[in-house]
RNA sequence: AGAGUUUGAUCCUGGCUCAGAGCGAACGUUAGCGGCGGGCUUAACACAUGCAAGUCGAACGAGAAGGUGCCUUCGGGUGCGAGUAAAGUGGCGCACGGGUGAGUAACACGUGGGUAACCUACCCCUCGGUGCGGGACAACUCUUCGAAAGGAGAGCUAAUACCGCAUAAGUUAGUGAUGGCUGUGGCUAUUGCUAGGAAAGGCUUCGGCCGCCGAGGGAUGGGCCCGCGUCCCAUCAGCUUGAUGGUGAGGUAACGGCUCACCAUGGCUUAGACGGGUAGCUGGUCUGAGAGGAUGAUCAGCCACACUGGGACUGAGACACGGCCCAGACUCCUACGGGAGGCAGCAGUGGGGAAUAUUGGACAAUGGGCGAAAGCCUGAUUCAGCCACGCCGCGUGUGUGAUGAAGGCCUUCGGGUCGUAAAGCACUGUGGAGGGGGAAGAUAAUGACGGUACCCCUUUAGCAAGCACCGGCUAACUCCGUGCCAGCAGCCGCGGUAAUACGGAGGGUGCAAACGUUGCUCGGAAUCAUUGGGCGUAAAGCGCGUGUAGGCGGUCUAUCAAGUCGGAUGUGAAAGCCCUGGGCUCAACCCAGGAAGUGCAUCCGAUACUGGUAGACUAGAGUACAGGAGAGGGUGGCGGAAUUCCCGGUGUAGAGGUGAAAUUCGUAGAUAUCGGGAGGAACACCAGUGGCGAAGGCGGCCACCUGGACUGAUACUGACGCUGAGACGCGAAAGCGUGGGGAGCAAACAGGAUUAGAUACCCUGGUAGUCCACGCCGUAAACGAUGAGUGCUAGAUGUCACGGGUAUUGACCCCUGUGGUGUCGUAGCUAACGCGUUAAGCACUCCGCCUGGGGAGUACGGUCGCAAGAUUAAAACUCAAAGGAAUUGACGGGGGCCCGCACAAGCGGUGGAGCAUGUGGUUUAAUUCGAUGCAACGCGAAGAACCUUACCUGGGUUGGAACCCUCCAGAACGCCCAAGAAAGUGGGAAGUGCCCUUCGGGGAACUGGAUGUUCAGGUGCUGCAUGGCUGUCGUCAGCUCGUGUCGUGAGAUGUUGGGUUAAGUCCCGCAACGAGCGCAACCCUUGUCUCUAGUUGCCAGCAUUUAGUUGGGCACUCUAGAGAGACUGCCGGUGUCAAACCGGAGGAAGGUGGGGAUGACGUCAAGUCCUCAUGGCCCCUAUGCCCAGGGCUACACACGUGCUACAAUGGCCACUACAAAGGGCUGCGAGACUGCGAAGUUAAGCUAAUCCCAAAAAAGUGGCCUCAGUUCGGAUUGGAGUCUGCAACUCGACUCCAUGAAGCCGGAAUCGCUAGUAAUCGGAGAUCAGAACGCUCCGGUGAAUACGUUCCCGGGCCUUGUACACACCGCCCGUCACACCAUGGAAGUCGGAUGCUCCAGAAGUGGUUGAGCUAACCUUCGGGGGGCAGGCCCCUAAGGAGUGUCCGGUAACUGGGGUG
Repeated sequence: AGAGUUUGAUCCUGGCUCAGAGCGAACGUUAGCGGCGGGCUUAACACAUGCAAGUCGAACGAGAAGGUGCCUUCGGGUGCGAGUAAAGUGGCGCACGGGUGAGUAACACGUGGGUAACCUACCCCUCGGUGCGGGACAACUCUUCGAAAGGAGAGCUAAUACCGCAUAAGUUAGUGAUGGCUGUGGCUAUUGCUAGGAAAGGCUUCGGCCGCCGAGGGAUGGGCCCGCGUCCCAUCAGCUUGAUGGUGAGGUAACGGCUCACCAUGGCUUAGACGGGUAGCUGGUCUGAGAGGAUGAUCAGCCACACUGGGACUGAGACACGGCCCAGACUCCUACGGGAGGCAGCAGUGGGGAAUAUUGGACAAUGGGCGAAAGCCUGAUUCAGCCACGCCGCGUGUGUGAUGAAGGCCUUCGGGUCGUAAAGCACUGUGGAGGGGGAAGAUAAUGACGGUACCCCUUUAGCAAGCACCGGCUAACUCCGUGCCAGCAGCCGCGGUAAUACGGAGGGUGCAAACGUUGCUCGGAAUCAUUGGGCGUAAAGCGCGUGUAGGCGGUCUAUCAAGUCGGAUGUGAAAGCCCUGGGCUCAACCCAGGAAGUGCAUCCGAUACUGGUAGACUAGAGUACAGGAGAGGGUGGCGGAAUUCCCGGUGUAGAGGUGAAAUUCGUAGAUAUCGGGAGGAACACCAGUGGCGAAGGCGGCCACCUGGACUGAUACUGACGCUGAGACGCGAAAGCGUGGGGAGCAAACAGGAUUAGAUACCCUGGUAGUCCACGCCGUAAACGAUGAGUGCUAGAUGUCACGGGUAUUGACCCCUGUGGUGUCGUAGCUAACGCGUUAAGCACUCCGCCUGGGGAGUACGGUCGCAAGAUUAAAACUCAAAGGAAUUGACGGGGGCCCGCACAAGCGGUGGAGCAUGUGGUUUAAUUCGAUGCAACGCGAAGAACCUUACCUGGGUUGGAACCCUCCAGAACGCCCAAGAAAGUGGGAAGUGCCCUUCGGGGAACUGGAUGUUCAGGUGCUGCAUGGCUGUCGUCAGCUCGUGUCGUGAGAUGUUGGGUUAAGUCCCGCAACGAGCGCAACCCUUGUCUCUAGUUGCCAGCAUUUAGUUGGGCACUCUAGAGAGACUGCCGGUGUCAAACCGGAGGAAGGUGGGGAUGACGUCAAGUCCUCAUGGCCCCUAUGCCCAGGGCUACACACGUGCUACAAUGGCCACUACAAAGGGCUGCGAGACUGCGAAGUUAAGCUAAUCCCAAAAAAGUGGCCUCAGUUCGGAUUGGAGUCUGCAACUCGACUCCAUGAAGCCGGAAUCGCUAGUAAUCGGAGAUCAGAACGCUCCGGUGAAUACGUUCCCGGGCCUUGUACACACCGCCCGUCACACCAUGGAAGUCGGAUGCUCCAGAAGUGGUUGAGCUAACCUUCGGGGGGCAGGCCCCUAAGGAGUGUCCGGUAACUGGGGUG
């Protein structure tokens, strides 16, 4: 510090996710030791049991017992126990310590102040006192009630308990005087007068000590008040009656509506009152670079609470956790009459929960209470126990050790790896175990911890390693299993037979007594942006204006010092963080010191800026004057053109409408045309990115009323300004209300068409409405998708309004100023597109708005509206995207240019028939397999009777049909017999080679057999694991690269443009310049000529022959070698002085001469594992191998490709010509003979320019046929044969005789072909024993047509749109059906909270009464004073009734939404 994820790729926007750190955690797996910490986050749920607050005899009275000693009359007494225990009066404490966080949004907390408005027991200092009296009540005794808890009555008694009197320095109250301070209200010091008010004793060694009273001061602790800070919701906008203030009184320690009476009507609030929700606050803690964000366990400070609610008492202090009273709920006891209780103290129990410990030891230390003290109490505390909950430390060995052991895993089979790892050898002893010693903590005594820490000795490598991960992010890779299954997953995503992503294994990586997972927080996230974001198109500028609060604000001077800046002082508790040092062996941890604590307060200082005050100025703003421009607004009036309607005339059969029609109108006279009239609405031309207005918007002419802007020149005011939350106003169209109006147009509606349908587009009609008046509505893509204002920052060029200048008679033109409105463009900005003085640039001010997509601008609530609806505006749930701009492609029933037998123009076919052949389908034991739009279908197959053959049936075989090693036998090859369908099995005969030899034999090669093993074999699967080869777009003109340049980038440029070409062919231009693969050329063939050569070829002339047969010749043809030739080279024209095109000459050939070979980058997961090769998988007495027979040849049917035809341009017969290119020794086979023929017999020649196949056919000549199912056509069938072959039954070809089917030119549709082409005619070859109508090659005869590029198909280039990129066979919308999920409404119903009204009213304070009762004091003895019980009043908790409000649950039914 970033990364992954939207896309084919890119940039941006934007969300989601990850890597980090942390935790009072929990869960899973695992677990050796120690130290230091931590340990109910949930039910403030309920609690059994024990303990957690007592102490003082030196305040006081009283005072046991068990036990034991003695005595005893045996009943007991007495001493010790013991002035002890227990209880009581009294004092102090119990308000501390400990727990919890329910409540509380508050002066509760934090921070800083105030108290001149206060209190403070115990403690410290100082001053002054402590005199004289009195009456009771507990305990106790007796009586008595009650089950108990607890009482009642009578009697006795003490005090540091209670009361009276005295005294009063000071104090308090009242009232004077003087000084100081002050916030002007008071406070304080000194000094008078009057009045009131104290006390307690105990112990003593007699020194004193501890107490008590009054007062002052201090310290400590508190009360109250104030400034500032302190969560969310405005879908909570108004709240408040003791409310706000005053006067007086009461009350309090104290101010105060704290309370009361009276008076006034205030007080709070958009700087968020009131209401609702949530929450103890802080130091700190976690995170973060910081600013911030989150949090408030442990430790520390404050607050609040103590079963729930209310209340007071005592006291210095409480409205009191282990006190009291009352009410309520709950639990327990009960004799049913009544009672008792409060673990949110420490342990512990139940319950809840994912989850949190022992009913331990000790007061040794620290601290607290009481006490003079000894001491007692102390679940505070300190220790121990449990728990890997966290942090820290240590260990599980160390060294050596290569045969790189065994074994595992992988393997290309060579090896690699686990791995010096192990074993082995040599050591060590932290922890563990055993034994011994033994602290500090303790200043005198006292040690729970604890025989602990620590140290020493002995002992054995023995007892101590796991967890997660290994596709990317993210460190770490292989094998096997599985086969969209099982599963994984934080995001992207893996898994459909080769999974580094699932599961296992080996190996590796990371961390380590832990490791992972889950949850939560911060970070990354600049993803709420103060630091530090945005709003033209990504989410985001209110439709527009006026203007309130608020925010911001020109120049100069003076002053103040609020903001601001500097300094000082105080505070900012301790702990923590940080730094330094120190202590535990280190560390964690602990101790000491320092720093810091950005804050607050006070004082002093500074005065530039902001602000306040005062004064001044004119550049902002405004006013006055003059002027012209304008569809600015409102009202009234006027005008003509047109439509429609009405009346009349002329006139006759149609009109109208459409792509074409029909509905419709018209003989009752339409349309057309002329004249007249009515009525409503709108204003052609002018008219213009012209004008005006804030926006919406505004268009005939005239008048009136009226707003604003602009220009010009002077004068005046003197900052009067800008923006603008709320608020108010305006606001297109549609719509609503009332009343008018209604010509045209026209939702709805009707009809006609179109269509598969057509609730549309088109047509004929037509109502609201459109128009007017008044009133609503308040929304629009209300858009420049761009808020308003001010200043600054190159220009160029239009246009509108007004002005100035030069010149002119004048008007233009030209120069120039201000304001408006456009286009282009520099810098700059922008993700890009683009914006660019009319900014989206550079800055400032103010307002509005945004924060992933969907849900949703929806629901609920509020406000507005007559309604429609508008406005404000969520959540659950769901997705990993949604989106912007640009790029490259692809696509378009987008555009432009161009090409192609693409169409058109032609010729001939297919589709109909028969047959052949292939395919589908069906059938079958099998009909082997593959190929499937073009680009499968006479395709693989250039040839299935056996073989082929892969299929089926049956018969056999198992190391095999092969290689190597070892062993045996024999040379080898070949032959015969038996049964068998054959394979194979059994038997027999014959035969002996080569090399060496010691003649016994051995060796090589070969054959046969055997053994074992490494293995063979597979036309089994996967062409979607592959190589190679091939098809296709397409012989289309394209496809790219280097460097440079442009762009953030994908990419672009080049390759686009203007011409031209068959062509990215060439030329010109150009930020491109070059290059490569393609094109073309080079190659083959063909067309002309020359040269060379002249047999097997040829024959002009000579001779010869049946015959180029022979002589002769090589001129010609031809053959086959080498050359020439054609290059837009020449001429003219066109063209840009180009490329090139057009025409011409010459030429055999002319613009690529014709044909072939040649196939760019790539596309189709195209085809082929059955040519071959090959990874993986599978079979291995079978999916291998051998054999026989069958099948691949089936047949209702469908399709493709062909052949033959349907006839007279023909058929048949006879005769006569003219080729080219091939093939031939297991061959071609002349000739002769035989056969009607296929063919047979015989046989010459030929290894081929020599011989043969071989007859070329169409054509030509002559004849017959005469339009018919024929002398067309030949299918089918019968018979007879020929040939090949081991074998023609399934299942060959051919021949002859006979038979003579369909078919008379073919529906929709569709194919080929542009010249030696189509059409037509025959010939040859490959394969092959035989078996072509197929395929390939060859020649013969030999056309028609092309105006042209609108259309169909395919293609190329440019451009445009795109939400497509699996790329239009794309993408994608809505209803319906089904399942699931969350949610709105809803008759109701249930629960909670709360307001108001009323009833009721415990305990209790206060007030009042007090006829009853009554110790202290007074008394004149009667009583009084004082007190108490009781009564009443006010307030008031619980409770009850009624009526509202809010929140939540649930619900028949219902609405939309999401996912599949």
A computed fold for a 1460-nucleotide RNA from a metagenome, annotated as small-subunit ribosomal RNA. RNAcentral holds the sequence, with entries from SILVA. Its mean pLDDT, the model's own confidence on a scale to 100, is 83. It matches the Rfam family "Bacterial small subunit ribosomal RNA".